This is a predicted structure of a 1412-nucleotide RNA (small-subunit ribosomal RNA) from an uncultured bacterium.
RNA sequence: AGUGGCGGACGGGUGAGUAACAUUUAGGAAUCUACCUAUUAGAGGGGGAUAGCCCGAGGAAACUCGGAAUAAUACCGCAUACACCCUAAGGGGGAAAGCAGGGGACUACCUUGGUAGCCUUGCACUAAUAGAUGAGCCUAAACCGGAUUAGCUAGAUGGUGGGGUAAAAGCCUACCAUGGCGACGAUCCGUAGCUGGUCUGAGAGGACGAUCAGCCACACUGGGACUGAGACACGGCCCAGACUCCUACGGGAGGCAGCAGUGGGGAAUAUUGGACAAUGGGGGAAACCCUGAUCCAGCCAUGCCGCGUGUGUGAAGAAGGCCUUAUGGUUGUAAAGCACUUUAAGCAGUGAAGAAGAGAAUAUGGCUAAUACCCAUAUAAUUUGACAUUAACUGAAGAAUAAGCACCGGCUAACUCUGUGCCAGCAGCCGCGGUAAUACAGAGGGUGCGAGCGUUAAUCGGAAUUACUGGGCGUAAAGCGAACGUAGGUGGCUCGUUAAGUCAGAUGUGAAAUCCCUGGGCUUAACCUAGGAACGGCAUCUGAAACUAUUUGACUAGAGUAGGUGAGAGGGAAGUAGAAUUUCAGGUGUAGCGGUGAAAUGCGUAGAUAUCUGAAGGAAUACCGAUGGCGAAGGCAGCUUCCUGGGUCAAUACUGACGCUGAGGUGCGAAAGCGUGGGUAGCGAACGGGAUUAGAUACCCCGGUAGUCCACGCUGUAAACGAUGUCAACUAGGUGUAGGGCUCUUGAAGUUCUGUGCCGCAGCUAACGCAUUAAGUUGACCGCCUGGGGAGUACGCACGCAAGUGUAAAACUCAAAGGAAUUGACGGGGACCCGCACAAGCGGUGGAGCAUGUGGUUUAAUUCGAUGCAACGCGAAGAACCUUACCAGGCCUUGACAUCUAGCGAAGUUUCCAGAGAUGGAUUCGUGCCUUCGGGAACGCUAAGACAGGUGUUGCAUGGCUGUCGUCAGCUCGUGUCGUGAGAUGUUGGGUUAAGUCCCGCAACGAGCGCAACCCUUAUCCUUAUUUGCCAGCACGUUAUGGUGGGAACUCUAGGGAGACUGCCGGUGACAAACCGGAGGAAGGUGGGGACGACGUCAAGUCAUCAUGGCCCUUACGGCCUGGGCUACACACGUGCUACAAUGGGUAUUACAGACGGUUGCCAAAUCGUGAGAUGGAGCUAAUCUGAAAAAGGUACCCGUAGUCCGGAUUGCAGUCUGCAACUCGACUGCAUGAAGUCGGAAUCGCUAGUAAUCGCAAAUCAGAAUGUUGCGGUGAAUACGUUCCCGGGUCUUGUACACACUGCCCGUCACACCAUGGGAGUUGGUUGCAAAAGAAGUAGGUAGUCUAACUUUUAGAGGACGCUUACCACUUUGUGGUCAAUGACUGGGGUGAAGUCGUAACAAGGUAACC
Repeated sequence: AGUGGCGGACGGGUGAGUAACAUUUAGGAAUCUACCUAUUAGAGGGGGAUAGCCCGAGGAAACUCGGAAUAAUACCGCAUACACCCUAAGGGGGAAAGCAGGGGACUACCUUGGUAGCCUUGCACUAAUAGAUGAGCCUAAACCGGAUUAGCUAGAUGGUGGGGUAAAAGCCUACCAUGGCGACGAUCCGUAGCUGGUCUGAGAGGACGAUCAGCCACACUGGGACUGAGACACGGCCCAGACUCCUACGGGAGGCAGCAGUGGGGAAUAUUGGACAAUGGGGGAAACCCUGAUCCAGCCAUGCCGCGUGUGUGAAGAAGGCCUUAUGGUUGUAAAGCACUUUAAGCAGUGAAGAAGAGAAUAUGGCUAAUACCCAUAUAAUUUGACAUUAACUGAAGAAUAAGCACCGGCUAACUCUGUGCCAGCAGCCGCGGUAAUACAGAGGGUGCGAGCGUUAAUCGGAAUUACUGGGCGUAAAGCGAACGUAGGUGGCUCGUUAAGUCAGAUGUGAAAUCCCUGGGCUUAACCUAGGAACGGCAUCUGAAACUAUUUGACUAGAGUAGGUGAGAGGGAAGUAGAAUUUCAGGUGUAGCGGUGAAAUGCGUAGAUAUCUGAAGGAAUACCGAUGGCGAAGGCAGCUUCCUGGGUCAAUACUGACGCUGAGGUGCGAAAGCGUGGGUAGCGAACGGGAUUAGAUACCCCGGUAGUCCACGCUGUAAACGAUGUCAACUAGGUGUAGGGCUCUUGAAGUUCUGUGCCGCAGCUAACGCAUUAAGUUGACCGCCUGGGGAGUACGCACGCAAGUGUAAAACUCAAAGGAAUUGACGGGGACCCGCACAAGCGGUGGAGCAUGUGGUUUAAUUCGAUGCAACGCGAAGAACCUUACCAGGCCUUGACAUCUAGCGAAGUUUCCAGAGAUGGAUUCGUGCCUUCGGGAACGCUAAGACAGGUGUUGCAUGGCUGUCGUCAGCUCGUGUCGUGAGAUGUUGGGUUAAGUCCCGCAACGAGCGCAACCCUUAUCCUUAUUUGCCAGCACGUUAUGGUGGGAACUCUAGGGAGACUGCCGGUGACAAACCGGAGGAAGGUGGGGACGACGUCAAGUCAUCAUGGCCCUUACGGCCUGGGCUACACACGUGCUACAAUGGGUAUUACAGACGGUUGCCAAAUCGUGAGAUGGAGCUAAUCUGAAAAAGGUACCCGUAGUCCGGAUUGCAGUCUGCAACUCGACUGCAUGAAGUCGGAAUCGCUAGUAAUCGCAAAUCAGAAUGUUGCGGUGAAUACGUUCCCGGGUCUUGUACACACUGCCCGUCACACCAUGGGAGUUGGUUGCAAAAGAAGUAGGUAGUCUAACUUUUAGAGGACGCUUACCACUUUGUGGUCAAUGACUGGGGUGAAGUCGUAACAAGGUAACC
């Protein structure tokens, strides 16, 4: 190497298939089972081959072929055989194998010696029985989603005969019958290995099925059998297919879902390790061999557990960091320092347990004839460790070698700074970021966890958010439109019965592991381990009999029937009546009618409308008439007749649970619509015309067809509503109404039943509300809901003539959608009231010229701010320089200004030079005050740095101040009460007021800020005072004057008082508040005017008055100077002045105020000048002097309606004044010039009495410079019926889809972009049905063509193999269907998007109420 035996069906892997040939639990009968155990019986005697080996041949190889020889526990007969099998009951059939150890009495062979027989032991063998183990088969129950899968089935269901299997069976076959399954979900489609269990959860449940364990299935894909006890076999065979490899092209080989390992894919998952030492498996008598099972090691913080990275002390609270109110705080006893400890790691040494066995040899016992052998036991030489440099222990040294991650807006523990500036970014949800971000990024600090921490993905929980435990349906999602009724569910009272449910006990089972409890072992724990409990289940047996159920008999309270009563638009059919509209005919009659917000179209002189008479025709039924009646709902209305359904009431009689609900099903079911045929008066979609309008495919008007009506069919929907399913029971009342009954005391009576309304208690409800007609308390049954949109849509199916109806998704998208109530705001809602809000009046603006402010434009700069009312003669009560912030140029840098340090000098002052000046240079005089004699104070100069400075930015970081609603009458609070609450009440209501002013009432009682009053001024009087004011009386004096004496009466002045309070009278009113009228009074109802401005609104205005946080500049964004600019000029707007003229202009003349200012001032008289003004200097710190003349007005004259004797702009010339300075750029004067303009379009403003209008005067600012502003007085009107309308405001109420609050919200088309989706001529692929074709390997049947050792009765046969053939069948092929998926020109709608376009449909009466 080969023959032979046993094992390769175990162990190991994986989850593709499988919704049942699986699994789980409990049962069952018709079976097999190698090795193992027990028992019974046997193992006799023969035969022929064939590997290896040898010889030869072929092939590249794999391998194959031929010849010759040989062995067996390989193979085959014969004999024998039972409690085995078959049987026609006679009989027939069927086995076996030896090997090894020992013994020596006896026998045979041959020469000692050996061999064989013989005896014995062990192992093996044959037949059979029983067991154990394992396996096969059957039954019941459980076992995912879809009904847009409803019918499936032909070996299908059963029977008989036959076959077949280890075994029951349509398992197969022939014949017969027509069954079988299914709404308790068959069939089909999709998905999926099942279980013990795992995770979660209080549980019930929900999700899952890794590791471990049981079962099943699979082994490249499909098919097949062989061998065997067992397979249709992972590392076996044959065939087909795909793929890979080798090849000499002829042909061959292969199957990691074994352990490692490679490639690929991926977000992602390890070593081509050691050992059979242990446990287990196979073989073997055993030694022993095999074993990627297994035990170990390696890698990975993947998980669980334990440990470490030090401990104590340490305040100068170090340095550094961060923050800061600049004092300090914090990091922080933290560090350093000092004193200790040494686990773990590292180094060195010692060193277990896991080892039980195996076993030479010896001893004892058993077996036996035997002290051989063998077996058992005991002793026992020797010997077995992969892990392993193990665990553990010991020693030396040294704090030595060892901390990160996430978070810090709320949820949720933890806060500041810087950077950034809707950028970059964050984000689980809400959301953060647009210059002060606890939300981004970084830092400091903090919080949490810690060798981990965070993210992502997933499951359960919270979620009572699928509700069995444990939800709902009036308005939030949700009651079928309504009834009848099948299946089903459920069901009154009573005596028995059975024992299905139910209850009790017992038995079996519910594998182990897991979970739980109690112990034990590793130093602890994780982990391991022992025992217990539990495993909620299933099955069997025995018992109980209340309840449910079964069944027998009885009952009458539920239900029903009969004969009566009375009500009714209940239904169907036929007939009939009157009013009205329209049309037609006729009469009368004449120019309009009709219609509207206003009109027009339309009708009408061919005679309308109007009116009278007559006729025709269709439709609908006024009054009665009513939260009245009837009906299941839809719905039903003149009257009469016929047919007909249902309900009510009263008292009886009868049946005897006949009941209730009701998935599917069936009929009914408004309007519109459809079909056929009629009919058609009025009305009236579509359509036509006229209006309205930006448009008007509408609202309004004139016409008008379908339709509306009838008959017969169809449709089957409505906001089909009480948005409330049906039935039954129970639970305070009050008051109407409809139909009956009863009682009497006959009444506005009481009571009862059946309907129909309102109010209301308990109770319920989120609230609103419901409340015996429930939305209360219960029971029975059905239907329906589960965020908004997409969508009641698509596809599919069913119905329909169609329109469409029923059933009914998903993708995608949003963080809401919705209900009820509250407070506001708003309304082209309502009620009441107010205001120069309108109206009634007067005068303006808008047109002109000019002044002034703004916009725009321009510019080097035209500094900045204010911008609807509430910016625009505003900040600015006054820009030539200054102011001044702007521009150009020239200069300064601790600075023009403040504080601190050091040095010098008093401070200061005169003069000159350069320069545009700032500035620079030179120069004269002076040298003071206090002193403890050191020095000091004020001031100036120099130097360095801390710092100054900024009209730079943010009024959206702020304070303060201010505007506005609005001088409108409101805005709130405490306590109480009501409401779950937001909130309400008070504050609303009835009166009244200018007023939340007051009165009354009231679940409110009080109070505050506002209103009013107190304050100022003005109007009257009194008193006091009497100068600078006054002057009646008395004097004096003057041309004249309170000029003087004097006076204190008057006026005035300025102190103090009085007065006015609805106090008085009358009326009205509620005996109130109050209002109306009146008296008196200077004044009358707040006398007139002012100051005074509630809670709040507008991110209103102001960082340029001032103050101030942050940011920014620092030889400049600070400071100084010169010049320029703020004064520009095509234009637009606001506010004003002057005018346009005769109520005026001009000339002359002549009266009468008030208030205010004045020494850097007002400035008189007088003189000069045409004048502005100049000269002058009196008086005055002001009731003294002065500005200062008031003007309109009066008187007289001129002008005569004109671009003027109006108007004065513009321009020229000449001047005055202020001021360093008048060019840019002042005011005024004189002369000359003499523009526009002849009363102002649309529109718009002010004003209610000493007001408007008109007239002048003064002041602040100011050197000068008002037509502005603020004050003052003179003259001095008109009108108000009234609250309909415009505007604004207040109170109550109502609606709301608004709350940035109507300048709100919001809808649809179109255009653009993106996304998912439906249809789509088709195209491609998967899967599957049916009908066929095909037919490898294999099995079974047939066949005797070829070959053939054993047996035999031997020329032959039997048997076997090959071949051929038939049946079945895999791959494969064809035809035709179903279904799923992908894709498709084009197309439909949907969703989402930045600030697009067109309109304005809805929310208010949304401007035509909305909706179905």
The coordinates come from a structure-prediction model, not an experiment, and the mean pLDDT is 85. Its Rfam family is "Bacterial small subunit ribosomal RNA". Gene Ontology terms of the family: structural constituent of ribosome and ribosome.